[in-house]
Molecule: small-subunit ribosomal RNA
Organism: Flavobacterium lotistagni
RNA sequence: AUAUACGAUGAAGAGUUUGAUCCUGGCUCAGGAUGAACGCUAGCGGCAGGCUUAACACAUGCAAGUCGAGGGGUAAUGGCUUUCGGGCCAUGAGACCGGCGCACGGGUGCGUAACGCGUAUGCAACCUACCUUUCACAGAGGGAUAGCCCAGAGAAAUUUGGAUUAAUACCUCAUAGUAUAACGAGAUGGCAUCAUUUUGUUAUUAAAGUUCCAACGGUGAAAGAUGGGCAUGCGUCCCAUUAGCUAGAUGGUAAGGUAACGGCUUACCAUGGCAACGAUGGGUAGGGGUCCUGAGAGGGAGAUCCCCCACACUGGUACUGAGACACGGACCAGACUCCUACGGGAGGCAGCAGUGAGGAAUAUUGGUCAAUGGGCGCAAGCCUGAACCAGCCAUGCCGCGUGCAGGAUGAAGCAUCUAUGGUGUGUAAACUGCUUUUGUACGGGAAGAAACACCGGUUCGUGAACCGGCUUGACGGUACCGUAAGAAUAAGGAUCGGCUAACUCCGUGCCAGCAGCCGCGGUAAUACGGAGGAUCCAAGCGUUAUCCGGAAUCAUUGGGUUUAAAGGGUCCGUAGGCGGCCUUAUAAGUCAGCGGUGAAAUCUCCCGGCUCAACCGGGAAAUGGCCAUUGAUACUGUAGGGCUUGAAUUACUAGGAAGUAACUAGAAUAUGUAGUGUAGCGGUGAAAUGCUUAGAGAUUACAUGGAAUACCAAUUGCGAAGGCAGGUUACUACUAGUUGAUUGACGCUGAUGGACGAAAGCGUGGGUAGCGAACAGGAUUAGAUACCCUGGUAGUCCACGCCGUAAACGAUGGAUACUAGCUGUUGGGAGUAAUUUCAGUGGCUAAGCGAAAGUGAUAAGUAUCCCACCUGGGGAGUACGGGCGCAAGCCUGAAACUCAAAGGAAUUGACGGGGGCCCGCACAAGCGGUGGAGCAUGUGGUUUAAUUCGAUGAUACGCGAGGAACCUUACCAAGGCUUAAAUGUAGAUUGACAGGUUUGGAAACAGACUUUUCUUCGGACAAUUUACAAGGUGCUGCAUGGUUGUCGUCAGCUCGUGCCGUGAGGUGUCAGGUUAAGUCCUAUAACGAGCGCAACCCCUGUUGUUAGUUGCCAGCGAGUAGUGUCGGGAACUCUAACAAGACUGCCAGUGCAAACUGUGAGGAAGGUGGGGAUGACGUCAAAUCAUCACGGCCCUUACGCCUUGGGCUACACACGUGCUACAAUGGCCGGUACAGAGAGCAGCCACUUCGCAAGGAGGAGCGAAUCUAUAAAACCGGUCUCAGUUCGGAUCGGGGUCUGCAACUCGACCCCGUGAAGCUGGAAUCGCUAGUAAUCGGAUAUCAGCCAUGAUCCGGUGAAUACGUUCCCGGGCCUUGUACACACCGCCCGUCAAGCCAUGGAAGCUGGGGGUGCCUGAAGUCGGUGACCGCAAGGAGCUGCCUAGGGUAAAACUGGUAACUAGGGCUAAGUCGUAACAAGGUAGCCGUACCGGAAGGUGCGGCUGGAACACCUCCUUU
Repeated sequence: AUAUACGAUGAAGAGUUUGAUCCUGGCUCAGGAUGAACGCUAGCGGCAGGCUUAACACAUGCAAGUCGAGGGGUAAUGGCUUUCGGGCCAUGAGACCGGCGCACGGGUGCGUAACGCGUAUGCAACCUACCUUUCACAGAGGGAUAGCCCAGAGAAAUUUGGAUUAAUACCUCAUAGUAUAACGAGAUGGCAUCAUUUUGUUAUUAAAGUUCCAACGGUGAAAGAUGGGCAUGCGUCCCAUUAGCUAGAUGGUAAGGUAACGGCUUACCAUGGCAACGAUGGGUAGGGGUCCUGAGAGGGAGAUCCCCCACACUGGUACUGAGACACGGACCAGACUCCUACGGGAGGCAGCAGUGAGGAAUAUUGGUCAAUGGGCGCAAGCCUGAACCAGCCAUGCCGCGUGCAGGAUGAAGCAUCUAUGGUGUGUAAACUGCUUUUGUACGGGAAGAAACACCGGUUCGUGAACCGGCUUGACGGUACCGUAAGAAUAAGGAUCGGCUAACUCCGUGCCAGCAGCCGCGGUAAUACGGAGGAUCCAAGCGUUAUCCGGAAUCAUUGGGUUUAAAGGGUCCGUAGGCGGCCUUAUAAGUCAGCGGUGAAAUCUCCCGGCUCAACCGGGAAAUGGCCAUUGAUACUGUAGGGCUUGAAUUACUAGGAAGUAACUAGAAUAUGUAGUGUAGCGGUGAAAUGCUUAGAGAUUACAUGGAAUACCAAUUGCGAAGGCAGGUUACUACUAGUUGAUUGACGCUGAUGGACGAAAGCGUGGGUAGCGAACAGGAUUAGAUACCCUGGUAGUCCACGCCGUAAACGAUGGAUACUAGCUGUUGGGAGUAAUUUCAGUGGCUAAGCGAAAGUGAUAAGUAUCCCACCUGGGGAGUACGGGCGCAAGCCUGAAACUCAAAGGAAUUGACGGGGGCCCGCACAAGCGGUGGAGCAUGUGGUUUAAUUCGAUGAUACGCGAGGAACCUUACCAAGGCUUAAAUGUAGAUUGACAGGUUUGGAAACAGACUUUUCUUCGGACAAUUUACAAGGUGCUGCAUGGUUGUCGUCAGCUCGUGCCGUGAGGUGUCAGGUUAAGUCCUAUAACGAGCGCAACCCCUGUUGUUAGUUGCCAGCGAGUAGUGUCGGGAACUCUAACAAGACUGCCAGUGCAAACUGUGAGGAAGGUGGGGAUGACGUCAAAUCAUCACGGCCCUUACGCCUUGGGCUACACACGUGCUACAAUGGCCGGUACAGAGAGCAGCCACUUCGCAAGGAGGAGCGAAUCUAUAAAACCGGUCUCAGUUCGGAUCGGGGUCUGCAACUCGACCCCGUGAAGCUGGAAUCGCUAGUAAUCGGAUAUCAGCCAUGAUCCGGUGAAUACGUUCCCGGGCCUUGUACACACCGCCCGUCAAGCCAUGGAAGCUGGGGGUGCCUGAAGUCGGUGACCGCAAGGAGCUGCCUAGGGUAAAACUGGUAACUAGGGCUAAGUCGUAACAAGGUAGCCGUACCGGAAGGUGCGGCUGGAACACCUCCUUU
């Protein structure tokens, strides 16, 4: 994949822990359902349903009566009559006696965990009115009583007395058997007691009539049917923090009682009975058919309908009766309500309506007996809130409708956008045509009805059945049908971040709010509110509550336990569970056939009826179960027989730190004594406390005492585990191997139970050398209740007795079997040996398993058996209760509340007071500084009207600013302006305005006077005005672009394909070398590639070629005092273009290579020649909205604009960056040299002249290789002679110069005078590795001038040092740990303080249910009595037992509340420390003990779930 047969119609996931991943694991969602409720909305019909709460209380009406054919009989009515008093006849209500019914029907679910219910049996232990069938019978008497009448009591309910009376009421007698009882005899059967049946004798119990011939009744007996009663097997909720319960209790005998068995009850006797397979107690609950869900197995529920049970205000009790211990009966007690004349009475909606209350919540005080059914009756009929109907409610299910077709200018409106315009709403509307369900109006109009009775007839006849006719409808003029007009009468709800179908705008601004989970909201919210649009359902839609599902998240189907929650500390062993091979029997389990049952309804299928459907009817199927019966016998069980391989025993050979007890040895510490000997010893990072001249320490000898056993020694050995180590002996136990003798499944596991059980701890008594919790002292520290040091008590040791816990770990329960290998080692066997075999103990690996790490014959593999344990984190191993313990404490072991995670393994980063390797002016080696002084400048702070703003570790602070007196300027004060600046477009007007003078004013501004366009005539230009577009250095750099800093010129950052891994990811990029470099080489499951590195670019260093002006001048000539000044020369320098050159190319050595080394050669330059530009992926929400641009927000007679003045320059102070110095390597004076680069016309300025000078006045050259500028250090000479100086120049006074509208705040420079601090700088800290540092001057940008000592360039002179990488800082790679990922500026623990919440304890207060003892005790049954009543039956009365209820006492259990108190949980920014995570800075953790504000510290023992280093051993690969 196909085919055949059989059987089935049935199974979906997602979000959320992380930076990401896999797993574990909880929480949440999508589905279905409901007697539902709530919100919004609502056209119709059909069929259903409707107090889930207070079994709370009930007004009013109705819900059970009927029979005159059981009886007496009245009122009343009618008729007749009357002397008006009445009488007679007929009919005869109500009430009464009597019969039947009221035990049904209807309601509710309090109680009940029970033979209550379900199911299946049994009754040889029972009853049954009415009904059916059969048999038999009904004779004779008697006395009462209600009613009626009379008389009373009472408010009433009710009731008393007297007289009289009937019956199908009651009683007596007779009759009587298939009845009952007793005593006999026989037969049959069974299941033990026995049952059935035949028969004999004795005794006892019956009856009712009405009526008048047609019926209905009555009595006894038997049978049936129906309905009940009882017993039994099985099933039937939770809690063991309920483990023992029980005196009528269990059984027997006897009696009583019952319809009937029975401790049902009583007496006596015995001591039983139930329980871990859960008794007893507590909690909860009516049970079932069924209903919901689910693929099923299951889980949940028990409304409506049906069956059973229980109850009827609460509790008890009996009576009557066939049946009740009785919903609409009785009695008693209690609570409550009502009436009352206060003396007494009445009542029971959990029947139907209805009321109040409770509650989120559940209907009418309706119609009819027409149908169905029930009661009574001969019947007519009466009764029936059962029932049938109607009413109310979208409560549910089902069905129908709210129109259909066309119609684009794609209208208007609304919304939106990239907005001249497009898009959406949307064929939607308008408009045109069509249809008429529903609704409205009018008309017609059912089925449900068939009977009973009556009449007639047939079969036929003392019965009855059948046929025909006739009668009866609450619903209801309803369903249904027809006709008419007309789109006419009819759409909402929720949602739109993901899950989950559906998106935009506005408003709001961690507010208001949303939220099922994750989570949204702090100025651009698809998540809040509104709108437009969309999506999903639809007369409904959402929300809430509950149940099942998803959840394999309690796992039988169908889970797990090394590290995620989870293996008991270990063993022994009871119950239980499971169990080797062969065989026989049996047939309990198991399997098959068949019979009974499994009510109906329901579910499923088929068929049918309402127009369909819901709904209803008929039929079938199903009902996994239980019972009975007949077979089968493989397996399990049971019983019997056998076997040896499991297990055990014996023998032999071995083994060991196995245990207990006794004895004993040496080394070392300490102490004592004595000797020698002298000043320190000891201790630490460094110290101190301590010991010591009274002789320590050191050393020698002797002695004492306790504890522990070096080397051997090892992934060694032994033991069940804890654990066990000098030697010897005794006793005891164990294990392995070998051989094969014995037993013959004797086995495995093991709840409860028992024994053992490190360290610490406890008790008693010893002992005490060393060590050493607590404690003391000394240090350290901010503190140091610690780490370190000096002491030191319990303890550690022994004996006996407790405790019973550990990271009691292999974090891995025990047993058995099977499944590839390699290699060590311990003990035994075989073999000469190689080797092999058994039992242990290690390492590595295969398959497999596993989330992975890993494991892997010592399984975490494949299987079986048994036990233990787990079910999100926290609360919590806590509380309460119970058990154990001397105590410490241990064992058992919750809940409220709270969170959406907690967790495991692995990955990538980051980090480490982890490791390895490497680099860097990082340290070191050097040179010079800063930090001290004065000044300059920037910042902070302070001040101020303002001191504008920004930059703030490195990476702000001579930064933006490469020029703040005004301007700048953004700030402040004051005065003004309101469309004003620029530009553009369009229109209009004008030839102005501007300029000049002048007044007021601080100016802006306001006012006055004056002057006045060009033209090619088209216009241009300018101004005014109108309209449209303003402006903002206001906010947000955390909305942005752009730009920039930094890590860092560090060597990194990635991709494609392949491979590995479930995956995140890894590999490549690692390893070994090498490099400045991820530079290159080798190796290699990788092979390649990209961005970076390097190179390419610029400057500089060498040479060549070309070109020589403004540059140059060797040679030739001219000229000068002198000068390339001139003629000329292209040689040199130089200029500026091109080219060459350097590439580890050559040599040597090392190396596989890359490469490195070399006083190598050559070369100007040698290993990147030097310098610059160049800055990977990214990090810091780094900086900038004030360069600029830009989204959003904000202001608009101002946050815009103009002006004057002020401020940005303030000044107790602090810091950064610099300058100048402190002097003799110097200052001053005089003289003499040598640059490079750059700039210059409102400029640079030669030269001359004046001035001491700044500078002034003249004035040539130069828009520059042409002109302009003294280079300074240096060198030569002089002077000063170590001092606050001839150093230093601040500060101040005076006088000037220049720029500029203007130097007061607030410029620079010059001259004269003044002459401060400062004599080399604490802690600390910065720069620099060569033309560098240091030092010297020059230039430029900005600029009127300048606060420039700044910045950026330029050259002159010109060093020292680098052993090296231990350390500090930064960085790179590899590795390791991690509880970090906002990434160590991380995370995080505990006390204290504050608020909120639930809980525990608690003196006490107050409830509840149940039990026990004692007292009392109604009604009532039963027993006794009964002198009174009655002819009698019997009864009143009295009394005994029992009992509901009540009272009382002491306990137990279980709630509520509570002063006070304890811990716990939660809560953006509280306090103290820093315990944990890295070696977390003393590795952590476990148990225990002590101590401390707190985390915690320390002691003892244990673990690795500790990092790092070194060594050893073993293994793998080569």